[in-house]
RNA sequence: GAGGUUAGCUAGACGAUCGCUGUCGUACCUUUCGGCUCGAAACGGAAACGUUUUGUGCGAAUGUUCAGCAGAGGAAAGUCCGGGCUCCACAGAGCAGGGUGGUCGGUAACGCCGACCGGCUGAAAAGCUAGGGAAAGUGCCACAGAAAACAAACCGCCGAACGGUUGUGUACGUAGACGUAAGUUUACUUACCUAUGCGUGGUAAGGGUGAAACGGCGAGGUAAGAGCUCACCGGCGAUGAAGGUGACUUCACGGCCUGGUAAACCCCACCCGGAGCAAGAUCGAACAGAGGUGAGGACGCUAGGUGCUUGCACCGACCGUGCACGGUUCGGCUCGAACCGUUACCAACUUCGGGUUGAUCGCUUGAGGCGACCAGCAAUGGGCGUCCCAGAUUAAUGAUCGUCGCUUCGCUUGCGAAGUUACAGAACCCGGCUUACCGGCUAACCUCUUUU
Repeated sequence: GAGGUUAGCUAGACGAUCGCUGUCGUACCUUUCGGCUCGAAACGGAAACGUUUUGUGCGAAUGUUCAGCAGAGGAAAGUCCGGGCUCCACAGAGCAGGGUGGUCGGUAACGCCGACCGGCUGAAAAGCUAGGGAAAGUGCCACAGAAAACAAACCGCCGAACGGUUGUGUACGUAGACGUAAGUUUACUUACCUAUGCGUGGUAAGGGUGAAACGGCGAGGUAAGAGCUCACCGGCGAUGAAGGUGACUUCACGGCCUGGUAAACCCCACCCGGAGCAAGAUCGAACAGAGGUGAGGACGCUAGGUGCUUGCACCGACCGUGCACGGUUCGGCUCGAACCGUUACCAACUUCGGGUUGAUCGCUUGAGGCGACCAGCAAUGGGCGUCCCAGAUUAAUGAUCGUCGCUUCGCUUGCGAAGUUACAGAACCCGGCUUACCGGCUAACCUCUUUU
């Protein structure tokens, strides 16, 4: 100097003029208040006091003026996760359903973050990882290939085993012919040998097919082969030792050892109420209600009533106590729990219809930001100091000018012109992830080249 990787900051700055919203404060006045204190009058009352009207001061709300301070993001987006908060609501257990998936930490929590382990990519810095289980079961692996899971022989290899075929072969034997004899020659049985995979059989090392074919490579061994044996390597092991919190790593030993796929169904481990600020709360105002539904008996006490034998019998509302039944609530189902009801008034559920759409709160001080220090490899945590940094509700933050900065173009290389750029606008708040994106600045690390 070039290329690459990782992390952080920024997203124009300053000044002036006018404008918008909020907050806090000053001043003013109109109106309002079941406001507060101190009075006055009338009425009621024995009094205390109560009601109504009214005066002064204070407060609050609304309105106007002036001044200070503050005013959209790194993603405000997606609505994908986790919570705070509110309600159901006093809120349990199981099943189904859903989510996560190496280990250990962090966090309010998480499917997030950090460190480490295993695997993959890269020359490296570094990046990615849907990373438990295939020996519980089921499914799938097209085509090609003999064969794709407890398989099998397409081309091949094998004369060791059994049989067959073959030969101017060898040996013994038998028979015939020739020969005086020695011996020669022909045929046959048996045994051996040579050649031949033809049949029975052995084989899966070599070749072929394929993403993948029952470990790899080398040597010995074999009829030919095969972990059959051995050395090295890979894989496996409820094996042993050492290290580590752990996932796991290294070494030793061993039988030599038949797939892949769970981001297929499934199994295992752990986790999980629901709905959501249009949640919910208060005030004010207005209206109009009409129908439907299901579930019972017992005991006790009495108000009271009836009968007549005048003190006995029977009935007995209201109220109370159990049991049973009906309904509602709890994301679905079951159990359980709580509440309401059981002759129809009410509660609950449900059908049709009417009214309101106003004001205030919730609503911004927080698992908050920033700074240095301590602990920790880090994420993060601790205490100390300091700051308040939007709260709109048809929805605010804009316009103009000047200087500087940045970007692009042109060239006369420091001038000119243009632009203020991309992605994009809070709405209860916070922690993450994901996606989009014009530029600028800083730091560290890796590789290459050159010079000293």

A computed fold for a 452-nucleotide RNA from a Planctomycetota bacterium, annotated as Bacterial RNase P class A. Lineage of the source: Bacteria > Pseudomonadati > Planctomycetota. The coordinates come from a structure-prediction model, not an experiment, and the mean pLDDT is 76. Of the family's consensus pairs, 95% are formed in the model. Its Rfam family is "Bacterial RNase P class A". It is annotated as a ribozyme.